RNA sequence: GUCCCAGUAGCUCAGCAGGAUAGAGCGCGCGCCUCCUAAGCGUGAGGUCGGAGGUUCGAAUCCUCUCUGGGACG
Numbered sequence: 001g002u003c004c005c006a007g008u009a010g011c012u013c014a015g016c017a018g019g020a021u022a023g024a025g026c027g028c029g030c031g032c033c034u035c036c037u038a039a040g041c042g043u044g045a046g047g048u049c050g051g052a053g054g055u056u057c058g059a060a061u062c063c064u065c066u067c068u069g070g071g072a073c074g
Stems, first nucleotide, its partner, number of pairs: 001073007010026004019057001028044005050066005
């Protein structure tokens, strides 16, 4: 330098031939249970989907640029 993959909740990830209010597990807060704790059960908070533009009635999803991490080739 060229190309490929990943980036979504505090963490690990799903969702991607465009459309439902953006989800799960763990973690966290509260409650139930218990003599207490843990476990278990219930419930709640937490995100503008790495960033910026574009296409579209509509973008986490498609296009362009860019940032970060990983990889292949030279």
This is a predicted structure of a 74-nucleotide RNA (transfer RNA) from a Bacillota bacterium. It matches the Rfam family "tRNA". The coordinates come from a structure-prediction model, not an experiment, and the mean pLDDT is 83.